Context: one part of a larger RNA
Order: sequence, then structure tokens, then C1' cells
RNA sequence: CUGGGCUUAAAGGGUGCGUAGGCGGACCUGACAGUACGUUGUGAAAUCCCACGGCUUAACCGUGGAACUGCUUCGUAUACUCCAGGUCUUGAGGUCGGUAGGGGAUGCCGGAACUCUAGGUGGAGCGGUGAAAUGCGUAGAUAUCUAGGGGAACGCCAAAGGCGAAGGCAGGCAUCUGGGCCGAUCCUGACGCUCAGGCACGAAAGUGUGGGUAUCGAACGGGAUUAGAUACCCCGGUAGUCCACACCCUAAACGAUGUGCACUAGAUUGUGGAGGUUCUGACACCGACUCGGUCGAAGGAAAACUGAUAAGUGCACCGCCUGGGGAGUACGGUCGCAAGGCUAAAACUC
Repeated sequence: CUGGGCUUAAAGGGUGCGUAGGCGGACCUGACAGUACGUUGUGAAAUCCCACGGCUUAACCGUGGAACUGCUUCGUAUACUCCAGGUCUUGAGGUCGGUAGGGGAUGCCGGAACUCUAGGUGGAGCGGUGAAAUGCGUAGAUAUCUAGGGGAACGCCAAAGGCGAAGGCAGGCAUCUGGGCCGAUCCUGACGCUCAGGCACGAAAGUGUGGGUAUCGAACGGGAUUAGAUACCCCGGUAGUCCACACCCUAAACGAUGUGCACUAGAUUGUGGAGGUUCUGACACCGACUCGGUCGAAGGAAAACUGAUAAGUGCACCGCCUGGGGAGUACGGUCGCAAGGCUAAAACUC
């Protein structure tokens, strides 16, 4: 460079925003850059190809032709692409009116449980296990009642349910705030799609400083088990788990399925819901559109399966793969306080 690919065989970037770039709706006009045709000059020789010829043949060689797919001059054409101008509304966005939601941030509040403290009752055990023991308890535990303190998490509702780009989000209320959906068809007039770099976000664990610490609990100590037991079980328990700020930037970050648009049988169900039917009464029924599921025709697939939420049929753009091990390692670079992250080989070997 090219081919074939990326759910599970190697392969979709964790997610979004977006620069360059690539690609881009309908109609009209102009221009003619790309494009097409003709034409001018050039495209050394040798080589390759064709014809004929010379060495007894061939290799080889000679002569002539063709070719040299390229660049270039001038002209013609104007469908398509580009460029310039104009018009449009279906793509996109906006305005107005509604609407659902654990979307985000901050503050305040609540009850259950747990633990601690103080007091009352009570008086010998409690706890724990397969069985035990360590442990707690006559300095009064466990149990029970009362009062108070504290931190973390929010049962039922709850769902095949909702929201978010992803990570993720759940007690209640208030304030601030992002996005979606539906309707009006009022406005702008291609303003669009994708996106190398870049920027932002990014579970858990981990790091720094300060706070907090009820529970749980790496490490650690003890008790058991066992041949041993650096474990599984039990009693304790530090970091951590929580908060603020600043880092880290990974994951089975999964739908193991990039984003956008268009097209291609249906059936059934849930969320939101314009509108409609009946009665007008909370209901009930139908329901375009939207999002979430299940099944399934055609098609696809190695099959499993997938099947309008495609893995079908196409287009645009990005990322990635190219036998296993060595290795997501070494070296170098870069980022980080560190842990380490990102980028990323080779020898050798099968």
C1' cells in the first nucleotide's frame, strides 16, 4: 500500500464535546477546476512487445515499427463533483405551551437498626461453632426498660420500571441546574454527520493534606481445624470504608456489539403520551409519536443466535485486528507525589 475482517475465533477507543480533515439535502443560474473527447510539444538510448533480417540453430545481435499507460498546449462538451451567486424547507436548530423522571449540585430534616455512655430491674452466665476455644461477665455482663451521644446506610413502595453520554443514580423537603418526550407548525434557512490530535468526565481500589470513625474490615494478634494451615470457621482489629479539597485514570468500564442517517413482514408487553370512544364519575377502552423488553418472517451467521434497539440491505466518518508464547513486557519518550498509567518492540521458541 492492498485484501479480508472486529457479539463469542485476533480485533469497537471507558464515555462525551469538539479542531484540522473526510463526507454532505431540494431547485435555478454562472464559471469550467476536476472529468471526458480531439489536438500540440515532450516522454534519450537500452530493455519489454511486433515484423523482418544476421551468426548451421538457439541464446545473442541488427534494422524498422509499436509502446513508453506520464507531463503539457490549444479547442470542444457541461451530466456529475468542486467553485461563485440566488431561491427553498423535508435535515438541523430555535420560539411558545405542556409533561415524566433514583439526571446533577448544595443545605436542612426524619425513622428503623447498630454501637457507646449514664441510670433502673435482675443475678450467672453470655457469645460463638460441625464441635469447641480464644473473647465478654459478680468491679454485675447477656437480657430488659428509660434518657442521652455518635457515625454510616436508607426497609416496604420496587417493577420485565425510570433517568443519565458513559462511569453511574434510590428516605423526605427546599433552592439552584442539565437533558429528554409530546403538541403548536410560529421563526432561522443546510446552520449538518463523523472526528486524527486536543479538552472534559470517568466504578472500585490507591495517594496527599485536614477532619470524622457507628458498622464492616486488607494487614496484624489470638482461638480452632490440619500432617502442615502464612487459608477456609471463630474472637479481636489498623489502614480503609465516610466528608472537604487535590491527585490517580484503570475494569468482564459488557450489549464482550463505535457514531449518524436511510430502507426492509408481523405479534405481544411495559414507561411517557397528543388525541379519540363511552359514561360524563374516580375509572375503563382505543391510541399517532417516544423510550424499554419478549417472540418471530425474510435476510444474515461457523453455529449459538440475531432479526426496525440488526449481527439484514446500503452510505459517511472514526477506532482497531493480522498465528501461540516471549509481552501489554524491555528500552526510549511522556504523564504521576507514589503506586503506576499511556505509547510499545526484538532476540529466542513452538